Small-subunit ribosomal RNA, central domain from an Oligoflexia bacterium, 350 nucleotides, folded computationally. Lineage of the source: Bacteria > Pseudomonadati > Bdellovibrionota > Oligoflexia.
Context: one part of a larger RNA
RNA sequence: UUGGGCGUAAAGCGUGUGUAGGUGGUCAGGUAAGUUGGAUGUGAAAGCCUUGGGCUUAACUCAAGAAGUGCAUUCAAAACUACCUAACUUGAGUAUGGAAGAGGGUCGUGGAAUUCCAGGUGUAGUGGUGAAAUACGUAGAUAUCUGGAGGAACACCGGUGGCGAAGGCGGCGACCUGGUCCUAUACUGACACUCAAACACGAAAGCGUGGGUAGCAAACAGGAUUAGAUACCCUGGUAGUCCACGCUGUAAACGAUGGAUACUUGGUGUUGAAGGUAUUGACCCCUUCAGUGCCGGAGCUAACGCGUUAAGUAUCCCGCCUGGGGAGUACGGUCGCAAGAUUAAAACUC
Numbered sequence: 001u002u003g004g005g006c007g008u009a010a011a012g013c014g015u016g017u018g019u020a021g022g023u024g025g026u027c028a029g030g031u032a033a034g035u036u037g038g039a040u041g042u043g044a045a046a047g048c049c050u051u052g053g054g055c056u057u058a059a060c061u062c063a064a065g066a067a068g069u070g071c072a073u074u075c076a077a078a079a080c081u082a083c084c085u086a087a088c089u090u091g092a093g094u095a096u097g098g099a100a101g102a103g104g105g106u107c108g109u110g111g112a113a114u115u116c117c118a119g120g121u122g123u124a125g126u127g128g129u130g131a132a133a134u135a136c137g138u139a140g141a142u143a144u145c146u147g148g149a150g151g152a153a154c155a156c157c158g159g160u161g162g163c164g165a166a167g168g169c170g171g172c173g174a175c176c177u178g179g180u181c182c183u184a185u186a187c188u189g190a191c192a193c194u195c196a197a198a199c200a201c202g203a204a205a206g207c208g209u210g211g212g213u214a215g216c217a218a219a220c221a222g223g224a225u226u227a228g229a230u231a232c233c234c235u236g237g238u239a240g241u242c243c244a245c246g247c248u249g250u251a252a253a254c255g256a257u258g259g260a261u262a263c264u265u266g267g268u269g270u271u272g273a274a275g276g277u278a279u280u281g282a283c284c285c286c287u288u289c290a291g292u293g294c295c296g297g298a299g300c301u302a303a304c305g306c307g308u309u310a311a312g313u314a315u316c317c318c319g320c321c322u323g324g325g326g327a328g329u330a331c332g333g334u335c336g337c338a339a340g341a342u343u344a345a346a347a348c349u350c
Base pairs, nucleotide, nucleotide: 003322004321005320006319007304008303012318014201015200016199017198021194022193023192025088026087028085029084030083031082033081034080035077036076037075038074039073040072041071042070049065050064051063052062053061054060091191092188093187094186095185096184097182098181099180103177104176105175106174107173108172109171110154115149116148117147118146119145120144121143125136126135162169163168206247207246208245209244210243211242215241216240220236221235222234223233258317259316260315261314262313263312266295267294268293269292270291271290272289273288274287275286276285299306300305323350324349325348332343333342334341335340
């Protein structure tokens, strides 16, 4: 354990798909399980309550009555829920026609830059810092030119721009592929919402096997700094970063804000559409959808702030919280190659 809450005080699962369960649009008829009303039976005694009586009173006690939320049987009602039947189209979906996009996967390809290699020119420094030194360089460096190798990332465009469920996604082209939006028509006819369990996806780091390695760079080495300097700074540098396959399953996985639906003044940007207006045409302007920002009204809030993308007003479903520490720990279970993850206490203490 009623309740009150979850942006920042404790509290929204990292995200999705989805079973059971919970909840569920409009209309008509039926049934009567829930629901509502009546009747009957039962609901031991004592007790409680009411009215009387007995101890001088009271407590106490005796008698009678009432009550007894409940259960069972039965009769009835049919608004609501449920169930059955028949129907509807506004929720949901399908088809047709368009649109935008770094959505995903595979293959190919391009230029700039760094590094390295070879060669040319060229000579004494280069590099680095607060200042230096380690380091590189007369075995010819730095600089500069030509050619080559290789890996990784894609300047400008680029935008509180776009896409994706989230993580996330950015050169260009091809192929395969998911989702979204708009416009009307047609069709299905509640097929919907949420979702314990389950399943799938899930940054970085890390792990396994095999490749790859230009730059960067934990560890490590050296040079500085310093009282010391297992750091900050510098010179190097291995795992790693990259690819394939497999594992891990966590993040300030954040909007610190679960999902769905409906309702509730506005202003101003911007993205994708449609319609209208206008025009030679693209614009401009108006209206309506779908996103994405800012500012603000009512309302809400402890305040900050939120404010039609709500933290407003309501309904449905799930998750979670219940003083601080001990502790997201121990033990046990499950998972993992391991690292560890997940589930998750208590003593004690304030």